[in-house]
RNA sequence: UUCUUAUCAAGAGAGGUCGAGGGUAUGGCCCGGCGACGCCUCAGCAACCUGUAUCAUACAAGGUGCUAAAUCCUGCGAGUUCCUAUGAACUUGAGAGAUAAGAA
Numbered sequence: 001u002u003c004u005u006a007u008c009a010a011g012a013g014a015g016g017u018c019g020a021g022g023g024u025a026u027g028g029c030c031c032g033g034c035g036a037c038g039c040c041u042c043a044g045c046a047a048c049c050u051g052u053a054u055c056a057u058a059c060a061a062g063g064u065g066c067u068a069a070a071u072c073c074u075g076c077g078a079g080u081u082c083c084u085a086u087g088a089a090c091u092u093g094a095g096a097g098a099u100a101a102g103a104a
Base pairs, nucleotide, nucleotide: 001104002103003102004101005100006099007098008097013042014041015040016039017038021031022030023029027073028072043067044066045065047064048063049062050060051059052058053057071096076093077092078091079090080089081088082087
């Protein structure tokens, strides 16, 4: 990097450093010189693996991971309702993405 499977409305931030963009892509909306993003330190969370007890489940925090907003919403298809229609709201499927476990 690719493939398979599972999950994605729960949970969890301080300090230091840097200095302008960041939130996947479109549109929106939001975060950001009251210093974001990234990096470091410490702390925390508990999704998967693992371990212990177990009926459900709980605990531990060793591995991976995570700690603004539902994966922030949306984008493509289908359906329902309102509307003459454009359009709007809702439901659902796909796609894209993230994480884990396994495989190549």